Background
A computed fold for a 74-nucleotide RNA from an uncultured Clostridia bacterium, annotated as transfer RNA.
RNA sequence: CGGGGAAUGGCUCAGCUUGGUAGAGCGCUUGGUUCGGGACCAAGAGGUCGCAGGUUCAAAUCCUGUUUCUCCGA
Numbered sequence: 001c002g003g004g005g006a007a008u009g010g011c012u013c014a015g016c017u018u019g020g021u022a023g024a025g026c027g028c029u030u031g032g033u034u035c036g037g038g039a040c041c042a043a044g045a046g047g048u049c050g051c052a053g054g055u056u057c058a059a060a061u062c063c064u065g066u067u068u069c070u071c072c073g074a
Base pairs, nucleotide, nucleotide: 001073002072003071004070005069006068007067010026011025012024013023020057028044029043030042031041032040050066051065052064053063054062
């Protein structure tokens, strides 16, 4: 330098193919249960989807540029 992949709550990831209310598990908070803890049960908080722009009635999703990480090639 060329090509591919990844980036989404604190962590690990799904959702992208086929645009239509942002989700799951773990973790966290509160309550129940317990002498207390763990486990279990109930409820709750927490993410403008790496960044910028475009298309669209509507974008995590499509298009363009760009940042970081990673793989392959030179």
The coordinates come from a structure-prediction model, not an experiment, and the mean pLDDT is 81.
It matches the Rfam family "tRNA". About the family: Transfer RNA (tRNA) molecules are approximately 80 nucleotides in length.